[in-house]
């Protein structure tokens, strides 16, 4: 090195759910808590998925104008614990 995850051995991470903040929102931090994870370390590169503020279209209400509600399409937004890739990385060698 590169492959493998049984065993040994320090042990690491933190699902949903509660609080607090930040976001229009998905969702993020942070604390508590652990379903589970041998890369559940990192990185939005490629495909899922999510969420639509703005914004484009429509309809309904009001109508001078503006504006209010609604449906629907949209990512420069999210997801690395969806799946692939890319860097690393401990314990050992069944």
């Nucleotide at each position: 090195u590169c492959c493998c995850a049984a065993c040994c051995a320090g042990g690491g991470c933190a699902u949903a759910c509660c609080c607090g903040u930040c976001g229009a929102a998905a969702g993020g931090c942070g604390g508590g808590g652990a379903c589970g994870c041998a890369a559940a370390g990192c990185c939005a590169c490629c495909g899922g998925u999510c969420u639509a503020c703005c914004a484009g279209c429509g309809c309904g209400c009001a109508a001078a104008a503006c504006g209010c509600g609604u449906g629907c399409u949209c990512a420069g937004g999210a997801u690395a614990g969806c799946g692939g890739g890319g860097c690393u990385g401990c314990c050992g060698g069944a």
c-di-GMP-I riboswitch aptamer from a Pseudomonadota bacterium, 94 nucleotides, folded computationally. The source organism's lineage runs through Bacteria, Pseudomonadati and Pseudomonadota. The model forms 95% of the base pairs in the Rfam consensus. Its Rfam family is "c-di-GMP-I riboswitch aptamer". Its Rfam clan is "c-di-GMP_I riboswitch clan". Its family is annotated with cyclic-di-GMP binding in the Gene Ontology.